[in-house]
RNA sequence: UGAAGAUAAAGGCAAAGCUGUCGAAAGGCAGUGACGCAAAGCUUCCGGUCUACGGGAUUUCCUAAGGCAGCGGGGCCGCCGAC
Repeated sequence: UGAAGAUAAAGGCAAAGCUGUCGAAAGGCAGUGACGCAAAGCUUCCGGUCUACGGGAUUUCCUAAGGCAGCGGGGCCGCCGAC
């Protein structure tokens, strides 16, 4: 310097549930809590998916401009490292 991603080391993140709070909802944030994660760091560009206040249709449907980055892909950035 390159590199498989290990039963290594250092450090990191934190699912569900619960509490508070914001939101029409999906969901977000904070605390608690650890199911997991080598990008579970950042980003809605593409697909997927959730919601439907409002709008459209008019009896239960459609619609993202709202979400999900811990659903997959792309982009950007990054720790360690058996060899």

Predicted 3D model of an 83-nucleotide RNA (c-di-GMP-I riboswitch aptamer) from a Woeseiaceae bacterium. Its Rfam family is "c-di-GMP-I riboswitch aptamer". Rfam links the family to the GO term cyclic-di-GMP binding. The prediction has a mean pLDDT of 89. The source organism's lineage runs through Bacteria, Pseudomonadota, Gammaproteobacteria, Woeseiales and Woeseiaceae. Of the family's consensus pairs, 100% are formed in the model.